[in-house]
Notes:
The RNA shown here (transfer RNA) has 72 nucleotides and comes from Corvomeyenia sp. DVL-2012. Its mean pLDDT, the model's own confidence on a scale to 100, is 81. It matches the Rfam family "tRNA". It is annotated as a transfer RNA. The RNAcentral record of the sequence draws on ENA. The same sequence occurs in records of 3 taxa.
RNA sequence: GUUCCCAUGGUCCAGGGGUUAAGACAUUAGGUUUUCAACUUAAAGACGGGAGUUCAAUUCUCCUUGGGAAUA
Numbered sequence: 001g002u003u004c005c006c007a008u009g010g011u012c013c014a015g016g017g018g019u020u021a022a023g024a025c026a027u028u029a030g031g032u033u034u035u036c037a038a039c040u041u042a043a044a045g046a047c048g049g050g051a052g053u054u055c056a057a058u059u060c061u062c063c064u065u066g067g068g069a070a071u072a
Stems, first nucleotide, its partner, number of pairs: 001071007010025003018055001027043005048064005
């Protein structure tokens, strides 16, 4: 240089055009407990950036940023 893969709450991940963006751990608050732990109930928290297609984009296309792989 070329080709390909990945990017979603604090962390790990699901969802591949119309979903309330699911789940686990973590965090916060309540309950239980003499206290802690454990258990339980609830809450908050996310689509890397830009453009395009579309009635509608996290999803499809292009560019770009970061990470990774193959090849030379």